Context: one part of a larger RNA
RNA sequence: UAUGCUUGUCUCAAAGAUCAAACCAUGCAUGUGUAAGUAUAAAAAACUAUACAGUGAAGCAGAAAAUGGCUCAUUAUAUCAGUUAUAGUUUAUUUGAUGAUACCUUACUACAUGGAUAACUGUGGUAAUUCUAGAGCUAAUACAUGCUGAAAAGCCCUGACCUUUGGAAGGGGUGUAUUUAUUAGAUAAAAAAUCAAUGGCCUUAGGGUUUUCUUGGCGAAUCAUAAUAACUUCUCAAAUCGCAUAGCCUUGUACUGGUGAUGCUUCAUUCAAAUAUCUCCCCUAUCAACUUUCAAUGGUAGGAUAGGGGCCUACCAUGGUGAUGACGGGUAAUGGGGAAUAAGGGUUUGAUUCUAGAGAGAGGGCCUGAGAAACGGCCCUCAAAUCUAAGGAUUGCAGCAGGCAUGCAAAUCACCCAAUCCCAAUACAGGGAGUUAGCAACAAUAAAUAACAAUGUAUGGCUCUUUUGGGUCUUAAAAUUGGAAUGGAUACAAUUUAAAUCUCUUAACAAGGAUAAUCGGAGGGCAAUUCUGGUUCCAGCAGCUGCGGUAAUUUCAGCUCCAAUAACGUAAAUU
Numbered sequence: 001u002a003u004g005c006u007u008g009u010c011u012c013a014a015a016g017a018u019c020a021a022a023c024c025a026u027g028c029a030u031g032u033g034u035a036a037g038u039a040u041a042a043a044a045a046a047c048u049a050u051a052c053a054g055u056g057a058a059g060c061a062g063a064a065a066a067u068g069g070c071u072c073a074u075u076a077u078a079u080c081a082g083u084u085a086u087a088g089u090u091u092a093u094u095u096g097a098u099g100a101u102a103c104c105u106u107a108c109u110a111c112a113u114g115g116a117u118a119a120c121u122g123u124g125g126u127a128a129u130u131c132u133a134g135a136g137c138u139a140a141u142a143c144a145u146g147c148u149g150a151a152a153a154g155c156c157c158u159g160a161c162c163u164u165u166g167g168a169a170g171g172g173g174u175g176u177a178u179u180u181a182u183u184a185g186a187u188a189a190a191a192a193a194u195c196a197a198u199g200g201c202c203u204u205a206g207g208g209u210u211u212u213c214u215u216g217g218c219g220a221a222u223c224a225u226a227a228u229a230a231c232u233u234c235u236c237a238a239a240u241c242g243c244a245u246a247g248c249c250u251u252g253u254a255c256u257g258g259u260g261a262u263g264c265u266u267c268a269u270u271c272a273a274a275u276a277u278c279u280c281c282c283c284u285a286u287c288a289a290c291u292u293u294c295a296a297u298g299g300u301a302g303g304a305u306a307g308g309g310g311c312c313u314a315c316c317a318u319g320g321u322g323a324u325g326a327c328g329g330g331u332a333a334u335g336g337g338g339a340a341u342a343a344g345g346g347u348u349u350g351a352u353u354c355u356a357g358a359g360a361g362a363g364g365g366c367c368u369g370a371g372a373a374a375c376g377g378c379c380c381u382c383a384a385a386u387c388u389a390a391g392g393a394u395u396g397c398a399g400c401a402g403g404c405a406u407g408c409a410a411a412u413c414a415c416c417c418a419a420u421c422c423c424a425a426u427a428c429a430g431g432g433a434g435u436u437a438g439c440a441a442c443a444a445u446a447a448a449u450a451a452c453a454a455u456g457u458a459u460g461g462c463u464c465u466u467u468u469g470g471g472u473c474u475u476a477a478a479a480u481u482g483g484a485a486u487g488g489a490u491a492c493a494a495u496u497u498a499a500a501u502c503u504c505u506u507a508a509c510a511a512g513g514a515u516a517a518u519c520g521g522a523g524g525g526c527a528a529u530u531c532u533g534g535u536u537c538c539a540g541c542a543g544c545u546g547c548g549g550u551a552a553u554u555u556c557a558g559c560u561c562c563a564a565u566a567a568c569g570u571a572a573a574u575u
Stems, first nucleotide, its partner, number of pairs: 001571004009446001011444001016406001023403002026401003032062001037060002043055001070359003081279002084276003089273002095268003099264001109239001113144002120136002123133003154174005161167002175236001177232001179230006199210004216223001238262001240261004246256002248252001282330003289321003296318008334356003338349004361382006384395004412437001414436001416434001420433001421431002452482003455478001457476002460473005490508001491506001493505001518564001520562003523545002531558004540547002
């Protein structure tokens, strides 16, 4: 694990893994709305409401749908585990920071630009689908376009003028991001003298003095950071929404202004991801050599990639692994945490709730996206199906139920989002994730089927002794008698719960043959029959040894007894 027989209660609870990762009717499992993107619904409801306003189907736009759930087919240095890296990279979201520079030219929309499209209306096509065509409208945080007083300094080029010891008006460029090149990104180390030219400061015009000068981080960088020259299908720098509405010696249809929402750039953070380092795996030699034309091993360069790398390409070199078992084959092989066994050492097992991986009928490819080589997304081929008016169209339960098939082998087409969490624009919706019941002798927990007394009977101690007995205590079995106790079952009620159920509470009802405990065994191993009847090497039993040929301790029955007990036997695997 299956099966046979039996089954009263309480708690708990695995469950189509094994064979067929075979096939699937039907239903459901991923939908989502705030005050805050978009309303002229010919929707309802109205009324401070004749521009809109509250509710709001549908649709557009947004984020999610890469999580979860299922299964274990593949897979043997692969996965996995521990370990160490990313100075070899990407990262929606979260949280914290960040953003003065846009125009190149002088009359411009910045109190606000442009053109579409859906829903909607109407006309249609097809046997048919979550198929869609033509026409007519109209929105945006959709799709586009595109302005905005900062000022000054510094820096880099250029340099009119003055003609000297030299010093400078003016002009141009200078946000961020992209790509390339260049530069900086320092610092082991003592003392003194001298020469020349000259700058700054002080100055009595003799001279004196030259001091302060910036540099983060790592074990390590071409790091962080900064600068220069250019580069670019020129990234971003808000034409968005809600709620409050205020201020003013200027009352202007001016100017200024609060708090949120959403969104954008860059840096970090978080959530991760992707690669890589070291070590380790079952059986097999009736597998001994393997790899390299088409990459096998290494080098140089380039390409591709988020990024390192023969990952790919070009050109070179000839390497790399192996009896310390390579390569090949097998596995009724997903790995690990774990499980069973138990002196220690081991042996067996792990489909299965946590974790990592892989997969969605088989194989390949791809779009979207921060993230997929996604399948409850798309496109091919193969296999298998379904509908058809025969032209075509459709499908993927190894999600939850359920069916068929298969087998030794496995549950309800149930209830609910109340809990735990997830997702979305979100306190509200949704969730077969999950929870709750149903089925369930997979396992596991507690422990009813009687307890007590009296009476007589019997046994055993102790004691009194007048041994035929009395007293006292104990233990048995009783078709004797007696009242107490309680469960199971039924059940008002409340509790439980999302609503119920069960349980725990609990009125009522309520036990004498208290109508009912089984499954195996009784020669030995091995606890328990030299009882009775039947059978007579037959029927049969028997794990093994054996039993049975007329007095069977072993068969078939009866009685009695023994073991375990709400369980016990059998088969198989394993220790």
Molecule: small-subunit ribosomal RNA, 5' domain
Organism: Puccinia polysora